RNA sequence: GCGCCCGUAGCACAAUGGAUAGUGCAGUGGAUUUCUAAUCCACCGGUUGCAGGUUCGAAUCCUGCCGGGCGCG
Numbered sequence: 001g002c003g004c005c006c007g008u009a010g011c012a013c014a015a016u017g018g019a020u021a022g023u024g025c026a027g028u029g030g031a032u033u034u035c036u037a038a039u040c041c042a043c044c045g046g047u048u049g050c051a052g053g054u055u056c057g058a059a060u061c062c063u064g065c066c067g068g069g070c071g072c073g
Stems, first nucleotide, its partner, number of pairs: 001072007010025004018056001027043005049065005
């Protein structure tokens, strides 16, 4: 340099172009318990890497850029 794949919450991941972007773990509060652990309930946490485009509507499709991984040279 070229090709392919990936980028969504602190972490691991979901989400057919269509409801307020969800789940688990972590964190916070509560219930339970003599206390802790475990269990249960609730809450918190997001500029869906960035910028444009297409569309009535984009995490999703298209383009460029940034970052990461693999392969080729």
This is a predicted structure of a 73-nucleotide RNA (transfer RNA) from a Deltaproteobacteria bacterium. Rfam family: tRNA. Rfam classes the family as a transfer RNA. Gene Ontology term of the family: triplet codon-amino acid adaptor activity. The RNAcentral record of the sequence draws on ENA. Its mean pLDDT, the model's own confidence on a scale to 100, is 80. Taxonomically the source falls in Myxococcia (Bacteria, Pseudomonadati, Myxococcota).